Model confidence (mean pLDDT): 89 of 100. A computed fold for a 76-nucleotide RNA, annotated as c-di-GMP-I-GGC riboswitch aptamer.

């Protein structure tokens, strides 16, 4: 460096419920855990979704790829 263990310490938190913001996809806070080795961060490419008559404007990084930063350390 690659890699990711029935290791250790710690972390995040789907569905659902409550509150709140938004036309909406969804966001945020609390409860809650299905999962996650980047489920940290970035809408850069594709996908999906919302809104709009259309142009356009948005959402999602827990859909995939890419970029970037990072804890721990068995085996190979």
């Nucleotide at each position: 460096c690659u890699c990711g263990a029935u290791a250790a310490a710690g972390g995040c938190a789907a569905a659902c419920c409550c509150g709140u913001c938004g036309u909406g996809a969804g966001g945020c806070g609390g409860g809650g855990a299905c999962g996650c080795a980047a489920a940290g961060c970035c809408a850069c490419g594709g996908g999906u979704c919302u809104u709009c008559a259309a142009c356009g404007a948005g959402a999602u990084c827990g859909c995939c790829g890419g970029g970037u930063u990072a804890c721990c350390g068995a085996a190979g």
The model forms 91% of the base pairs in the Rfam consensus.